The prediction has a mean pLDDT of 84. Predicted 3D model of a 521-nucleotide part of an RNA (small-subunit ribosomal RNA, 5' domain) from a metagenome.
[in-house]
Context: one part of a larger RNA
RNA sequence: GGAUGAACGCUAGCGGGAGGCUUAAUACAUGCAAGUCGAGGGGUAUAUAUCUUUCGGGAUAUAGAGACCGGCGCACGGGUGCGUAACGCGUAUGCAACCUGCCUUAAACUGGGGGAUAGCCCGGAGAAAUCCGGAUUAAUACCCCAUAAUAUAAUUGUAUCGCAUGGUAUUGAUUAUUAAAGAUUUAUUGGUUUAAGAUGGGCAUGCGUUAGAUUAGCUAGUUGGUAAGGUAAAGGCUUACCAAGGCGACGAUCUAUAGCGGGUCUGAGAGGAUGAUCCGCCACACUGGUACUGAGACACGGACCAGACUCCUACGGGAGGCAGCAGUAGGGAAUAUUGGACAAUGGACGAGAGUCUGAUCCAGCCAUCCCGCGUGCAGGAAGACGGCCCUCUGGGUUGUAAACUGCUUUUAUAAAGGAAGAAAAAGAGUUAUGCGUAACUCACUGACGGUACUUUAUGAAUAAGCACCGGCUAACUCCGUGCCAGCAGCCGCGGUAAUACGGAGGGUGCAAGCGUUAUCC
Repeated sequence: GGAUGAACGCUAGCGGGAGGCUUAAUACAUGCAAGUCGAGGGGUAUAUAUCUUUCGGGAUAUAGAGACCGGCGCACGGGUGCGUAACGCGUAUGCAACCUGCCUUAAACUGGGGGAUAGCCCGGAGAAAUCCGGAUUAAUACCCCAUAAUAUAAUUGUAUCGCAUGGUAUUGAUUAUUAAAGAUUUAUUGGUUUAAGAUGGGCAUGCGUUAGAUUAGCUAGUUGGUAAGGUAAAGGCUUACCAAGGCGACGAUCUAUAGCGGGUCUGAGAGGAUGAUCCGCCACACUGGUACUGAGACACGGACCAGACUCCUACGGGAGGCAGCAGUAGGGAAUAUUGGACAAUGGACGAGAGUCUGAUCCAGCCAUCCCGCGUGCAGGAAGACGGCCCUCUGGGUUGUAAACUGCUUUUAUAAAGGAAGAAAAAGAGUUAUGCGUAACUCACUGACGGUACUUUAUGAAUAAGCACCGGCUAACUCCGUGCCAGCAGCCGCGGUAAUACGGAGGGUGCAAGCGUUAUCC
């Protein structure tokens, strides 16, 4: 000198863009953050209308909340950096050792039957959470049978290729096993199997990836083999048996610290430091463990067990997990609103309308940073008054500064107008088309926001501070003080003429900021 997620002191007019718990992965009141589908199913409360009535009610039709069964989603999105020195990350490869819901393409199929169960109804236990019994009912829920191959399994050929195991082709041959679901407004859509693609993942390997030797030896599933099990899949991944190996001064093991990268800061570069915001990957979700479901989890707002903590309790027993968005307490030098909207973008579900979305888009707070604008402009010498200084009837300086004259109106205030971001989907219509569908036209939709912006009116009107002035280092005099009070980044100032302390006048630097502190280069 540059830089910062900064803090502190003094000061403060506006706008645009960005950023905002670096500390306690401490504890959390309250609200919200993941639902959706009636075009899968049974079906009710309720409302309206009509009929009826013994005036309690009953029946029919239409609409239909909540709850329930079922499907898809909840593994995304959002948060944090505890752990991790590791194939975790980065980079480059490999899988002849693998999986992949939704989506796309292609082929084939979608036949027949059955028993339950929630809900509803009845009854019971309990303070509650919730649970139990009986009766009864549906499905795209569950089960059985049929059909079946380029699927799976076993046996067995041929050709060809390679990288050892082997791969590919021949829709090789024989045998066995395995599937489905309907809805409906009749326009479609869904279901099953297979092959391929796309996307996403899994695994393995080379190289790179902090410090300490005042850590020198470490290791028994340890290293390898055989067999079996397990997995989507190779593998001590696991088990039995056999062998005795494996790693290490090219630093094993141990200890400490740490998420990694793209990047960021600095620097001419090499390098050094760093990993906030944004993007990719990883890990975690009160602590530890476990699996279930599922295409995918060993699952932040799922389950079970154990533990700590908090809460409710009728003492028998229960409930909970903000490292989601706000917010509270605590800690701290220190870090914001218990806001608006789904209008846009994106996501889930749905045929769609649409619903949900603290993702997101916006607004609020904060000079925290960057950028921009303003606080007037021109003229004006009696060089005014006042202040300060001096060699003191005077001179110098503040200083064209002020007054005064003229001008302008960015900004401010008031008034008027007033956006882009939104053209799609869906709807209506027309045309083309066998259908699917496509094209065109019309109309609808804005949280921000009456915001940005524009115009008009008024009037210099609404707007300057902070630090420094001994040298380094731009900027000097007077007064006070008298090694005192104090200053100080270093050198050093102060003991009676202090440009170094305190005040004043003047000056210098930067400027809505200026200084100080901390840290990095």
Rfam family: Bacterial small subunit ribosomal RNA. RNAcentral holds the full RNA, with entries from SILVA.